RNAcentral holds the full RNA, with entries from ENA. Large-subunit ribosomal RNA, half B from Acidilobus sp., 1229 nucleotides, folded computationally. The coordinates come from a structure-prediction model, not an experiment, and the mean pLDDT is 83. Taxonomically the source falls in Acidilobus (Archaea, Thermoproteati, Thermoprotei, Acidilobaceae).
Context: one part of a larger RNA
């Protein structure tokens, strides 16, 4: 330090997003309980009282015995309830167990359900309400079908949608979309019919015509939707009222700054000292609103919000204690991770935040425990963003399909009857412009035709009609009627033939509708092993098969463009043309600037000829001239179809004549496309052919030039050319070439929309959001000038216009590092820096009398606080204060914490969207990993070095500190000043607060040493003990704060500033030389570290430089002389001695390990014993007492919670002493 647990003075939510966590409460009995209410509830509301033990008495129930039995009664045992007396403690559910409570609001009615593993919810469900489908061979669902489920159910049933208890309610709109119904008509596929196609087929046209669509209606508890402007009342305000535009209709009842209100912390009221939240109101409500339900609501909620009481370590503000880790020892022994490296700090540089580069500085080596600032730490090829002609989920009126469903036709598919169409054929009827006797269809023929087989007329009925008539049937009657001619007219009628239109009837073919039938087929029943049969019902329908049309996110496959100062939104700089950019060849970028094109013209084309414009001046005409005419001047200012540029005058402009070169075929060059190579498209030139104009030279392959455009496939066109199929010819069909048209404007040209916060993959720092860098418009701060105001007066103070800077805390711009990850707001914690200074200190000015202010200069030492609101930063507010300063450090600080906000997955509201979904809109909920390797930092040790070793005491280079900061009161003094009111200072004294350091006498905590009390249980005769300190009351030492003590004064140097002397500059001047004064600033003083201060220090003391032995070398001498011996010297090895130190041993208020301090028999170091002191609070045993009870005739004995005495007892002690009883023995390096 972490985890778990215990306690806390005073305060009591001041903590915080939020009482998170903790604490309080707690069982049972009794008393007592409000609003509200769906009368159930709310209720354990709230708030009180009681609770042990001993003894006695009463009662309930059970049981045993007695009384002959039952009941009752009596006696014994037990259970529960109650009363009384006695008695102890701080405390009696004495431990354990065991609701904190209340007042409101939002939301959901409720109990339930859910995202196994971040969301338990206001989401889901739910009873209840409502709409839709469905009469059973149903509807819905599964299946390719057979078949199956619902259901062996049948509308009080089943399926589907919505809403979500009850209560009060649920308004308007049917224009749109959907659903339902209807439908004369329009549209409408195949089949069929007719026609075209020489015949046939393909094919084409027409007819008929189903569903569907159109059309007409209905339908909202179907999808949905439910306005704007202006005026108006005798104060003002408001607007019952009026006007106007407009819609399918313009939001009713309700409700509201709401889970919905942008502005917004709306305004008012309440609560608070203070209230972005909360409650009550208000309401043109950005953007409420009625089963996507509106409003209300008792009860309920591990839901959300606010307030109050209680209670507390959440906090002020922290302290102590216990257990388990951590630390140490023994054993075993991972993971993450890994460029290089033995390293740092500052400044700089650098792809713009460097351990490695540059400069400077710092810096001996190693280990241990710790902290987390860095290693753009680890982890995860960023989930945000963009990109990919990557993917997936979902949606839809995206594209293309499919199932399903609806419908037509054909097949399975038959009989009879009725009705109605179509085509053809036959028969009949009808046919009215005007004129004309009259209702003249057309053409041709035609001079006659009809009639007792009944002319003409009349009646009844039917059909038709241009309303005047026409036709027919039957009856009556009974003999004539019509034409030619004439008139009229475009056409002349009798009669005959053919034809047209409409129409009636009949026949054939065919279609439609209806009815009946049964035998295919279907359903049910019965029989049967089956094949099948019988019966009942349905029935040529349905079903099934084929085909055709419709419908068709139910399902499948896909697409959902590019550019882009990120992307989206916007725009088109996506194809062309002109000018500029463009830097004097050409070419050249930007979402740079200024403009155009997507046509037009049959003349606006070709040619030949002629002419000259705009404008001005003069004149004419006229009442009057821009306009008509004449004359003169007139290089182009006009005009040139359209932009601009370039061009153009006997023209490229204007007028006229004749024309079609706005040709055919071929070739070359150029632009497009600087560079390598193209397409489409465009331009220029030439050759051949045929033409136009011109006398001719010549000109003409559209337009004064530069824009006016489109690959391939497909479809289509052409008096165009060629080929194939046929023996030939023709015809039809097909193909090729050339040419034209239909378009791709995203314009070198896919066939196609959205959404994703449920998302995925591949990539990018090629590209956004954070932070950094650059910049500094914006922002902050300052300056110059001084218009002005300040009674007067620019500069006490304020300061316009204009101008110049500085800063790098705002917001932008930029896209340079980072997307194989640099965690993002705020808070908490905590360090440091800046000064443009809020306070405190010093000074100058004042429109400074004093007090209090205002402005300015110096100054960064210290201080700069507490609360209400909100996630906030900010801000507002409350009460204090000397003051409650502004900023930086990756908007310092998430390997330090938090996680309220934002920014995953759930959910609600408003708004947008058909929808899936979306929203810098609101709302509730929602996982924060990491054992520290290196650097760094805080501590603790071991070595080496420091010119022999060692011990002790110092010095102080250097470093750290703020060790102090700041008020109030008294005095000065009611003085100076002032008319007064008011009202200082220098100096002195006292008392606080904040900070820092130390301490434990006191006070206050803790005190798992200790003492006592109490419960349950176990051991137990009693005593005495165990059970996570069981709980409770005390409590020494230690540790501690809330307690106590200290934190004095001064010296030196300076800032602004004030001066002295004083020149340059005969004066003046604080300055230039010189000198003085002068701040909480700087240095010292004071406290701490500090010989590793490499210039490695000083002082004192002790020990060593000695001895033995061996080896090597040198010198001297001797000898038996490559060598040996003796002596001396130097170096080295081993051993002895050695100051001193260490180990071992006993310890310590010293301590993680090391270290540090003490002791070790010549000893009080620890333990024990004893004493003192202290803590508890009066032990056990014995004696006496004791409410009462039992026994006994009595004396007396026995039981008994508890009380008194013995007893200032007993028990205990990390304290202070005494005492060698025990252990520090013996030793080692």
């Nucleotide at each position: 330090c972490c985890c778990g647990g215990g306690c806390c003075a005073g305060g009591g939510a001041a903590c915080u997003c939020g009482g998170c966590a903790a604490a309080u409460u707690g069982g049972c009995c009794c008393c007592g309980u409000a609003a509200c209410u769906u009368c159930g509830g709310g209720a354990g509301a709230a708030g009180g009282g009681g609770u042990g033990c001993c003894u006695g008495c009463g009662g309930u129930c059970c049981u045993c015995g007695g009384c002959c039995u039952a009941a009752a009664c009596c006696g014994g045992g037990g259970u529960c309830c109650g009363c009384a007396g006695g008695u102890c403690g701080c405390a009696g559910u004495g431990a354990c167990a065991a609701g904190g409570g209340g007042g409101a609001c939002c939301u959901g009615a409720c109990u339930g359900u859910u995202u196994a593993a971040c969301a338990a919810a206001a989401a889901c469900a739910u009873a209840g309400c409502u709409c839709c489908c469905c009469g059973c061979u149903a509807g819905c669902c599964c299946g390719a079908a057979a078949g199956g489920g619902u259901g062996u159910g049948u509308a009080c049933g089943g399926g589907g949608g919505g809403u979500g208890a009850a209560u009060c309610c649920u308004g308007g709109c049917c224009a749109c979309u959907g659903g339902u119904g209807g439908u004369a008509c329009g549209u409408g596929a195949a089949a069929c019919c007719c026609g075209g196609g020489u015949u046939c087929a393909a094919c084409c046209g027409g007819g008929c015509g189903a569903a569907g669509c159109g059309c007409c209606a209905c339908u909202g508890a179907a999808g949905g939707c439910c306005g704007g402007g202006g005026g108006u009342a005798a104060c003002c305000c408001u607007g019952a009222c009026c006007c106007u535009c407009u819609u399918a209709a313009g939001g009713u009842a309700g409700c509201c700054a709401a889970a919905u209100g942008c502005c917004u912390u709306g305004u008012c009221g309440g609560g608070u000292a203070a209230g972005u939240u909360c409650c009550g109101a208000c309401g043109c409500g950005c953007a409420u609103g009625a089963a996507c339900g509106g409003a209300u609501c008792a009860a309920c909620g591990a839901g959300g919000u606010c307030c109050c009481c209680g209670c507390u370590g959440u906090c002020c503000c922290g302290g102590c204690c216990c257990g388990g880790g951590g630390c140490c020892c023994c054993g075993c022994g991972a993971a993450c991770c890994c460029a290089c490296u033995g390293g740092g700090u500052g400044g700089g540089u650098g792809c713009a935040c460097a351990g490695c580069c540059c400069c400077a500085c710092a810096a001996c080596c190693c280990c241990c425990c710790g902290c987390a600032g860095g290693g753009c730490g680890a982890g995860a090829a960023g989930a945000c963003c963009c990109c990919g002609u990557g993917g997936a989920g979902c949606u839809u009126u995206a594209c293309c399909g499919c199932a399903g469903c609806c419908u037509g036709c054909c097949g399975u598919u038959g009989a009879c009857c009725c009705c109605c169409g179509g085509g053809c054929g036959g028969a009949g009827g009808u046919g009215c412009g005007u004129a004309g006797c009259g209702u003249a269809g057309g053409u041709g023929g035609g001079a006659g035709c009809c009639c007792g087989u009944g002319a003409g007329g009349g009646g009844u009925c039917c059909c038709u009609u241009u309303c005047g008539g026409g036709g027919g049937a039957c009856c009556c009657u009974g003999a004539g009627g019509c034409g030619u001619c004439a008139a009229u007219g475009a056409a002349a009628c009798a009669c005959c033939a053919c034809c047209c239109a409409c129409u009636u009837c009949c026949g054939c073919c065919u279609g439609g509708g209806g009815g009946u039938c049964u035998a295919a087929c279907c359903u049910g029943g019965c029989c049967g092993a089956a094949a099948g049969g019988c019966c009942a019902g349905g029935g040529a329908c349905a079903g099934c098969g084929g085909u055709a049309g419709g419908u068709g996110g139910g399902c499948g496959g896909u697409u959902c463009g590019g550019c882009u100062g990120g992307g989206g939104c916007g725009g088109c700089a996506c194809g062309c043309c002109c000018g500029c950019g463009a830097a004097a060849a050409g070419g050249u970028a930007a979402c740079a600037c200024g403009g155009g094109c997507g046509c037009c013209c049959a003349a606006a084309g070709g040619u030949c000829g002629g002419c000259u414009c705009a404008g001005g001046c003069g004149g004419g005409u006229c009442a009057g001239a821009a306009a008509c005419c004449c004359g003169c001047c007139g290089u182009a200012g006009a005009g040139u179809g359209c932009a601009a540029g370039g061009g153009c005058a006997a023209a490229a402009g204007c007028c006229g004549g004749c024309c079609u070169g706005a040709c055919c075929g071929g070739g070359c060059c150029c632009c497009c496309a600087a560079c390598g190579g193209c397409a489409c498209g465009g331009g220029g030139c030439c050759c051949g052919g045929a033409c136009g104009g011109g006398a001719a030279a010549c000109c003409g392959c559209g337009g004064c030039c530069u824009a006016g455009c489109g690959c391939a496939c497909g479809c289509u066109c052409g008096u165009g050319c060629c080929c194939c199929c046929u023996u030939c010819g023709g015809u039809g069909g097909g193909g090729g070439c050339c040419g034209g048209g239909c378009a791709c404007g995203a314009c070198g040209g896919a066939a196609a929309a959205g959404u994703u916060a449920c998302c995925c993959c591949g990539g990018g720092g090629a590209u956004a959001a954070c932070a950094g860098g650059g910049u500094c418009g914006u922002c902050g701060c300052g300056g110059g000038c001084g218009a002005g105001a300040g009674c007067u007066c620019c500069u006490a103070u304020c300061g316009a216009c204009c101008c110049c800077g500085c800063g790098g805390u705002u917001u932008g711009c930029u896209a340079c590092a980072u997307c194989g990850a640099u965690g993002u707001c705020g808070g908490c914690u905590u360090u440091u820096c800046c000064c443009a200074u809020c306070c405190u200190g010093g000074g100058g000015g004042u429109g400074c009398a004093g007090c209090a202010g205002c402005c300015c200069c110096c100054a960064a030492g210290g201080g700069u606080g507490g609360g209400g609101c909100u996630g906030c930063c900010c801000g507002c507010c409350c009460a204090u204060u000397a003051a409650a300063g502004g900023g930086g450090a990756a908007c310092g600080u998430g390997a330090g914490c938090u996680g309220g906000g934002u920014u995953c997955a759930g959910a609600c509201c408003g708004u947008c969207g058909u929808g899936a979904g979306a929203c810098a809109g609101g709302u509730c909920g929602g996982g924060c990993u990491c054992u520290a390797c290196c650097c760094g930092c805080g501590g603790g040790g071991g070595g080496u070095g420091c010119c022999g070793g060692c011990c002790g005491c110092c010095u102080g280079a250097g470093g750290g500190g703020a060790a102090g900061g700041u008020g109030c009161c008294c005095u000065c003094a009611g003085u100076a000043c002032g008319a007064g009111a008011g009202g200082a200072a220098c100096g002195g004294g006292g008392c606080g607060c904040c900070g820092c350091g130390g301490c434990c006498u006191c006070u206050a905590g803790u005190u798992u040493a200790c003492c006592g009390g109490c419960u349950g249980u176990c051991c137990u005769g009693g005593c005495g003990g165990g059970c996570a300190a069981g709980c409770c009351g005390g409590g020494c030492a230690g540790c501690c704060a809330c307690g106590c003590c200290g934190u004095a004064a001064g010296g030196g140097g300076u800032u602004a500033c004030c001066g002295c002397u004083g020149a340059a500059g005969g004066c003046a001047u604080c300055u230039a030389a010189g000198c003085g004064g002068g701040a909480a600033c700087c240095c010292c003083a004071c406290c701490c570290c500090g010989a590793a201060a490499a210039u490695a220090g000083g002082c004192g003391g002790c020990c060593g430089u000695u001895c033995g032995u061996c080896c090597u070398c040198c010198c001297u001498g001797g000898c038996u002389c490559u060598g040996c011996c003796a002596g001396g010297g130097a170096g080295g090895g081993c051993g002895a001695c050695g100051a001193g130190g260490g180990c071992u041993c006993c310890c310590g208020u010293a301590g993680a390990a090391g270290a540090c301090g003490g002791g070790g028999u010549u000893g009080a170091u620890g333990g024990g014993g004893c004493g003192g002191g202290g803590g508890u609070g009066u032990a056990a045993g014995c004696c006496g007492c004791g409410a009462g009870g039992g026994g006994g005739a009595a004396a007396c004995c026995c039981c008994g919670a508890g009380c008194g005495g013995u007893u200032c007892a007993g028990c205990c002690c990390g304290c202070c002493g005494c005492u060698c009883c025990c252990a520090a023995u013996c030793g080692c390096c």